[in-house]
Predicted 3D model of an 87-nucleotide RNA (SAM riboswitch aptamer (S box leader)) from Prolixibacter sp. SD074.
Its mean pLDDT, the model's own confidence on a scale to 100, is 85.
The RNAcentral record of the sequence draws on Rfam.
The organism belongs to Prolixibacter, within Bacteria.
RNA sequence: AUAUUAUGAAGAAGAGUGGAGAGAUUAGGCUCUGUGAAGCUCUGGCAACCGGGAAAAGUCUAUGGUGCCAAAACCUAAUCAUAAUAA
Numbered sequence: 001a002u003a004u005u006a007u008g009a010a011g012a013a014g015a016g017u018g019g020a021g022a023g024a025u026u027a028g029g030c031u032c033u034g035u036g037a038a039g040c041u042c043u044g045g046c047a048a049c050c051g052g053g054a055a056a057a058g059u060c061u062a063u064g065g066u067g068c069c070a071a072a073a074c075c076u077a078a079u080c081a082u083a084a085u086a087a
Stems, first nucleotide, its partner, number of pairs: 002086007013043005021032003025078005044069003049065002051061003073079001
């Protein structure tokens, strides 16, 4: 990078640094932002996809591998993201 399957209206933020953008991309909308955006660091938290426990299942578990922590994946279209598996 590709394919398949599943999920994406639930849930979960503080501090430091930084200094103007951010919400994946394109278009249109809408929103957040000097009452401090993105990024980075630390701490905290959410979540059962894998892992682990439990006769199967329901289920339990956040110590391990990932993911996530404004708004329905922010909304619409194309699409995209994450996890597991496969060659």